RNA sequence: GCCUCUGUAGUUCAGUCCGGUAGAACGCUUCCAUGGUAAGGAAGAGGCCAUGGGUCCAAAUCCCAUCAGAGGCU
Numbered sequence: 001g002c003c004u005c006u007g008u009a010g011u012u013c014a015g016u017c018c019g020g021u022a023g024a025a026c027g028c029u030u031c032c033a034u035g036g037u038a039a040g041g042a043a044g045a046g047g048c049c050a051u052g053g054g055u056c057c058a059a060a061u062c063c064c065a066u067c068a069g070a071g072g073c074u
């Protein structure tokens, strides 16, 4: 230098292929329960989907550029 993959909640990841209200588990907060703690039960908060632009009625999803990480080739 070139190619491929990845970037979504505090963490680990789905969802992208096939555009149409952003989800799970763990963690966190409150409550229940217990003599008390852990485990357990209920409810809740938390992400303008790496950044910028384009297409579209509508973009996490399609297109372009950039940034970061991983792997490969030279």
Stems, first nucleotide, its partner, number of pairs: 001073007010026004020057001028044005050066005